The RNA shown here (c-di-AMP riboswitch aptamer (ydaO/yuaA leader)) has 164 nucleotides and comes from Actinomadura hallensis. Rfam family: c-di-AMP riboswitch aptamer (ydaO/yuaA leader). From the family's description: This family represents a conserved RNA structure found upstream of the ydaO and yuaA genes in Bacillus subtilis and related genes in other bacteria.

RNA sequence: GGCACGUCACCGCCGAGUCCGCGGCGGCCCGCGCCCCCGCGCGGCGUACGCGGAGCCGGGGACCCACCAGUUCAUCGGGGUGAAUCGGCCUGCCCGUCGGGCCGUAGGGCGGCUUCCACGCCCGAACCCGUCAGCUAACCCGGUAGGCGGCAUGGAAGUCAGGA
Numbered sequence: 001g002g003c004a005c006g007u008c009a010c011c012g013c014c015g016a017g018u019c020c021g022c023g024g025c026g027g028c029c030c031g032c033g034c035c036c037c038c039g040c041g042c043g044g045c046g047u048a049c050g051c052g053g054a055g056c057c058g059g060g061g062a063c064c065c066a067c068c069a070g071u072u073c074a075u076c077g078g079g080g081u082g083a084a085u086c087g088g089c090c091u092g093c094c095c096g097u098c099g100g101g102c103c104g105u106a107g108g109g110c111g112g113c114u115u116c117c118a119c120g121c122c123c124g125a126a127c128c129c130g131u132c133a134g135c136u137a138a139c140c141c142g143g144u145a146g147g148c149g150g151c152a153u154g155g156a157a158g159u160c161a162g163g164a
Base pairs, nucleotide, nucleotide: 010150011149012148013147014146018054019053020052021051022050023049027047028046029044030043031042032041033040034039055144056143057142058141059140060139065134077132078129079128080127081126086104087103088102089101090100091099092098107123108122109121110120111119113158114157115156116155117154118153
């Protein structure tokens, strides 16, 4: 000097996943004091955690509407959150409504105030209910996680801040 990793602070991204209050014996952390050490005492609401509320998100749930009433064939469930659907080719095998790989795609995200355009880079998963649910006022129920990044493209319009 370079690269990689870790911790703290700050800033930012996906996502509903943010904010406030009450407690928190004990455990952990921090501060102070005592103590040779072991350890002890006090304080902090600091934290893990518990409860409640606001906001945001999701599900169930009437009238009306939709579906339902007709024919043929095939299959055997159906539904929810989410952008995450649908296809072609190849392949594995207990030959499928399965798994894997590649290429696309409905759809979705980012480029650091917002929007439009251009350009560029990505995602296109996973899980849940349990034979049951269309919409749906009142009403009822649940969630408020997790995972990442850190010099960040250009033009126009708007807005804001600072300076003169």

Lineage of the source: Bacteria > Bacillati > Actinomycetota > Streptosporangiales > Actinomadura.